[in-house]
A computed fold for a 328-nucleotide part of an RNA from Devosia algicola, annotated as large-subunit ribosomal RNA, domain IV.
Context: one part of a larger RNA
């Protein structure tokens, strides 16, 4: 000096990105518990108490012919210690928010999450030699299943809902119509030839599917407006015009895991708050199954704050122990 326990005066988060890491609580008995709920939970909620040993009373169970052994649990009086759950073991705890319903599951060897999954929900394909999937194939999973059933996809418990748009792109439907490959077809033209022929080209016609075309479909793929004016103070505009669009953001939430400007402005907590909690709404650039907002329970997630508590710190300090030094 290091490392790994231990212990510390006053004060107790002032340390720090952040209580990181430490301490604190820790058992059982009695009592005693809020908000808020999905009426189960929340809950060991939070908090209080008491606990050892002697006597005496009563008791619960076993044992054993009895006599008595051993146990339990309550009351009552005493004792003695710095201290009686006397070592070891063996939860701190409380509010507030966001996220994801939960309990799973992941990146062996920097990530455990808010990511994946999940019951639940919708769409959507598939009638059975199914749809799909592997294989050249024969076949084999789907399945010794049968639409309450298999595949795909998106959403994610629950409660309240899930609003407009079909122009684009996509899929389903559509005995008309225009295009449209091969093939069929042969009016004709052309080489050769005496000629029969043979070669070559070749108009119209017929002619799937697809494409145009006509419709349907957003829990398909995705979309969801600008400019001017207006009310008897100012200001705002329920209101009028106009111009564009498939159609112009409904409900609900908003400085939000989204907001740049921004430390936005009020209001709270601090003596002081870029964070935090509640409002406002001017949403650069939320918004309804790429889900909207809500939500008890959950959580080695996250955010803020209080309480207890400490060497985190003011501010270092000892002690053991193993190193490291220094002599040998």
């Nucleotide at each position: 000096c290091u490392a790994u326990a231990c212990u510390g005066a006053a004060g107790g988060a002032a340390c720090u990105c952040g209580g990181c890491a430490a301490a604190u609580u820790g058992c059982a008995u009695g009592c005693g518990u809020a908000a808020c709920u999905u009426c189960g939970g929340g809950a060991u909620a939070a908090g209080c108490a008491u606990g050892a040993c002697u006597u005496c009373u009563a008791u619960c169970g076993g044992g054993g012919c009895a006599a008595c052994c051993c146990u339990u649990u309550a009351g009552a009086a005493g004792u003695g210690g710095c201290a009686c759950a006397a070592a070891a073991g063996a939860g701190g705890g409380g509010g507030u928010g966001g996220c994801g319903a939960c309990u799973g599951u992941u990146u062996a060897c920097u990530a455990a999450a808010a990511a994946c999954a999940c019951a639940g929900g919708g769409c959507u394909c598939u009638g059975c030699g199914a749809a799909g999937u592997u294989g050249c194939a024969a076949a084999a999973c789907g399945a010794c299943g049968u639409a309450u059933a298999g595949g795909g996809u998106c959403u994610g418990a629950c409660g309240c809902c899930u609003g407009c748009c079909c122009g684009g792109u996509g899929c389903c439907g559509g005995a008309a119509g225009g295009u449209u490959a091969a093939a069929a077809g042969g009016a004709g033209a052309g080489g050769u030839g005496c000629a029969a022929g043979c070669c070559u080209u070749g108009a119209a016609u017929u002619g799937a599917a697809g494409c145009c075309c006509c419709g349907g479909u957003a829990a398909a793929c995705g979309g969801c407006g600008g400019c001017c004016g207006u009310a008897a103070c100012u200001a705002u505009a329920a209101c009028g015009g106009u111009c564009c669009u498939a159609a112009g953001g409904u409900a609900g939430c908003g400085a939000a895991a989204u907001u740049c400007c921004u430390u936005g402005u009020c209001g709270g907590g601090u003596a002081a708050g870029u964070u935090c909690c509640g409002a406002c709404c001017u949403g650069c650039a939320c918004g309804a199954a790429u889900g909207g907002c809500g939500u008890a329970a959950c959580g080695a997630c996250u955010u803020c704050c209080c309480c207890a508590c400490u060497g985190u710190c003011u501010c270092c300090a000892g002690u053991a122990u193993a190193g490291a030094c220094u002599c040998a």